[in-house]
Molecule: Glycine riboswitch aptamer
Organism: Anaerolineaceae bacterium
RNA sequence: AACGUUGGCAGGGAAGAGACCAGUUAACCCUGGCGCCGAAGGUGCAAAUUUGAGAGCGGCCAGCUCCAGAUGAAUCUCUCAGGUAAAAGGACCCUGUCAGCGAU
Numbered sequence: 001a002a003c004g005u006u007g008g009c010a011g012g013g014a015a016g017a018g019a020c021c022a023g024u025u026a027a028c029c030c031u032g033g034c035g036c037c038g039a040a041g042g043u044g045c046a047a048a049u050u051u052g053a054g055a056g057c058g059g060c061c062a063g064c065u066c067c068a069g070a071u072g073a074a075u076c077u078c079u080c081a082g083g084u085a086a087a088a089g090g091a092c093c094c095u096g097u098c099a100g101c102g103a104u
Base pairs, nucleotide, nucleotide: 003102004101005100006099007098008097009096010095011094012093013092018034020033021032022031023030035084036083037082041080042078044076048071049070050069051068052067054066055065056064057063
């Protein structure tokens, strides 16, 4: 220097679902009410690994089974939050750049 990876920043792309009803109105906000969406964020969990002076089986060894925990993923799940015309936001992807690590 090139490459990979993690993160920051910038630019571009980026779905879904009532411009619902009422107070109260063109819209926003607020309050109440029904519906709906999943891709900010958040919740939950499988395999696997592991713990136990726990229970049972065992040539009481190795180990196996049960019970109770711990770690444990997602674009799955829940719909708490958020969203439900446009705008904004938006997981994720691409490009550029900066920094760390792979790495002496």